[in-house]
Context: one part of a larger RNA
């Protein structure tokens, strides 16, 4: 060192660009490190291992023979890897022409509704529950008209739907602006593919500074309930929740399913694109790319997966390796702090 594994039993990094490694399409021609084969060296000696022999036997000696090497010299092979020249378009890539879409950043702008605040009507409630209360209310409340402030979210459309690398992303309209997918064949010629470290993004909560503040609404008060009620129910009500910058960096960050590629039978629905047919109809057929439903094969421990694999196979990372002690202790790194990150043993079953 060679193993077996990672949807639910332990295990896929949140997720993305990407240095280094690793691995990397077709065809020629060289070369000969890697790779193959022959020859010489050399791999004391004792040991194992074979055979044979001495101790009465065996341990033990004793003879002989075979093994043993990423080792070296040399002479060849030249398929494959690898290098070196010179070429190819099926991967990639870039430009043409289209096309869908809540993808991103920035202005601004409408409605509905809740609250409050002004004022008209109008009078004893109202509001809550299982039922109350606590609470507002004759200092005019609930309700209802009309005028205004101001916050925050976008009903209906609305989908099993669409975009995004994930997080995530919906009112309408501009500005700026990334991705894709279909189409055609002129351009580039293997510029591919994964990726320890690095690095950029990364819900919610939370944190720092200053705005803001209608609705909710941890904490807090009160009222119920109840044996108790630091709860579920109710009336209140501060951080927060919004916006700006800077910072946390974690989630059941999930499809609990790494990324790319390539092979394998099919139905039906739906999105967005080309073709083709045509009775031009919301039609029909076939393609490409994305969603999703069922299901062969073939997997699965079973549940299920099934061309969007969890089938069959190739390359590269990450991970697992018996419950607990623990994702914890010390230590280093990071962070204003909460915390995160790497991560153990004793000792126990």
């Nucleotide at each position: 060192c060679u193993g077996g594994g990672c949807g639910u039993a332990a295990a896929g990094g949140g997720c993305g660009c990407g240095c280094a490694g690793g691995c990397g399409g077709a065809a020629u021609a060289g070369u000969a490190a890697g790779u193959c084969g022959g020859a010489g060296g050399u791999g004391a000696a004792a040991g194992c291992c074979c055979g044979g022999g001495g101790c009465u036997c065996a341990a033990c000696c004793c003879c002989g023979g075979a093994g043993g090497g990423u080792c070296u010299u040399u002479c060849g092979a030249a398929a494959c890897u690898g290098c070196u020249a010179a070429u190819c378009u099926a991967g990639a890539g870039a430009g043409g022409g289209u096309c869908a879409g809540g993808g991103g950043c920035c202005g601004g702008c409408a409605g509905a509704a809740u609250u409050c605040c002004u004022g008209g009507u109008g009078u004893a409630g109202a509001g809550g529950u299982g039922a109350a209360a606590u609470u507002c209310g004759u200092a005019g409340a609930u309700a209802u008209c009309a005028g205004g402030a101001g916050g925050a979210a976008c009903a209906u459309c609305a989908a099993u739907g669409g975009c995004g690398a994930a997080g995530g992303c919906a009112g309408c309209c501009u500005u700026c602006u990334g991705g894709g997918c279909c189409u055609g064949a002129a351009c580039u010629g293997a510029c591919a593919c994964u990726g320890a470290g690095g690095u950029a993004c990364g819900a919610a909560a939370g944190c720092g500074u200053g705005g803001g503040g209608a609705g909710c609404a941890a904490a807090c008060a009160g009222g119920a309930u109840u044996a108790g009620a630091u709860a579920c129910c109710c009336u209140g009500g501060u951080a927060g929740u919004c916006c700006a910058c800077g910072c946390c960096g974690u989630a059941a960050a999930c499809g609990a399913u790494g990324a790319c590629a390539a092979c394998u039978u099919g139905a039906u629905g739906u999105c967005g694109g080309g073709a083709u047919g045509u009775u031009u109809g919301a039609c029909a057929u076939u393609u490409c790319g994305g969603u999703a439903u069922c299901g062969g094969a073939g997997c699965u421990a079973a549940c299920g997966c099934g061309u969007u694999a969890a089938g069959u196979u190739g390359u590269c990372c990450g991970c697992c390796u018996g419950g607990g002690g623990a994702g914890u202790a010390c230590g280093c790194c990071g962070g204003c702090a909460a915390c995160g990150g790497u991560a153990a043993a004793a000792c126990u079953c």

Small-subunit ribosomal RNA, central domain from an uncultured bacterium, 349 nucleotides, folded computationally. The RNAcentral record of the full RNA draws on ENA and SILVA.